[in-house]
Context: one part of a larger RNA
Molecule: small-subunit ribosomal RNA, central domain
Organism: Trichopus zeylanicus subsp. travancoricus
RNA sequence: UUGGGCGUAAAGCAUCUGUAGGUGGCAUUUCAAGUCUGCCGUCAAAUCCUAGGGCUCAACCCUGGACAAGCGGUGGAAACUACCAAGCUGGAGUACGGUAGGGGUAGAGGGAAUUUCUAGUGGAGUGGUGAAAUGUGUAGAGAUCGGAAAGAACACCAACAGUGAAAGCACUCUACUAGGCCAACACUGACACUGAGAGACGAAAGCUAGGGGAGCAAAUGGGAUUAGAUACCCCAGUAGUCCUAGCCGUAAACAAUGGAUACUAGGCACUGUGCAUAUCGACUUGUGCAGUGCUGCAGCUAACAUGUUAAGUAUCCCACCUAGGGAGUACAUUCACAAGAAUGAAACUC
Repeated sequence: UUGGGCGUAAAGCAUCUGUAGGUGGCAUUUCAAGUCUGCCGUCAAAUCCUAGGGCUCAACCCUGGACAAGCGGUGGAAACUACCAAGCUGGAGUACGGUAGGGGUAGAGGGAAUUUCUAGUGGAGUGGUGAAAUGUGUAGAGAUCGGAAAGAACACCAACAGUGAAAGCACUCUACUAGGCCAACACUGACACUGAGAGACGAAAGCUAGGGGAGCAAAUGGGAUUAGAUACCCCAGUAGUCCUAGCCGUAAACAAUGGAUACUAGGCACUGUGCAUAUCGACUUGUGCAGUGCUGCAGCUAACAUGUUAAGUAUCCCACCUAGGGAGUACAUUCACAAGAAUGAAACUC
């Protein structure tokens, strides 16, 4: 409690591919399963409803009538759905021609900075803070200037920009490779949409094995602060952060907004690409398609807001919600090396 909802109140799976299923473009035919309709049968009695009657009334009882969906049979209709057959091109896809991009994987190269080592100059501090101290330095630091090594990250360009399903992706070059968009209309001819299960991918942290380890830095030690300070601040510093091969499968994985299709005022800006205009050319002006943003009418909304990238108007499919706490807990099962993940209650309380 459903004739409802899901941006922020409970509620959109992190994201995609796709099986079953559900749903499905235009036009012709077949059939009659669904659908509509006529007739027949059945639907016990009692009860209910109704017209009367009997107990002095009533409750109660008696007699008659009526009632409907359903189920079955039979005859018909053929618009819609399904089926049959043969088609169409607008949805979808393929091919051809262009095009933008930090899309992915692998390899190669580069400079700035940092730290360490080493040589020189130099000679007392340096570092750090709100202030200090721990630390470091005459065994020569800090500063400055040569050389070498290592690891990690790529300033400016840089954007309200681009790209990817999402997570994400940026120094430069090369190789391989995926997807998008535009144009033209050649081909296929509904091949489509969604998608329970299933599969793939999935930040950071964490785990296993082997490397690597400059900087940073959980843990830890020390110095401060403080009533205390297992913190905030400072000096150190190990896992880790990096690479390879596996695992984990979670995030405020957020636009807190599932996907697809159609329709419904505008204005401004940017990205990709086409057409027309203009021009020697780059600009310019108008416009189409695909995206990214701002603003905003109607509508919608509890309000905030949203508003052709809808949270508007409709259709289809999936996931999810049903007061707060207990609790994403217990138990059980599945998965995982583990950490844990997934599924997921109740008592009780209010």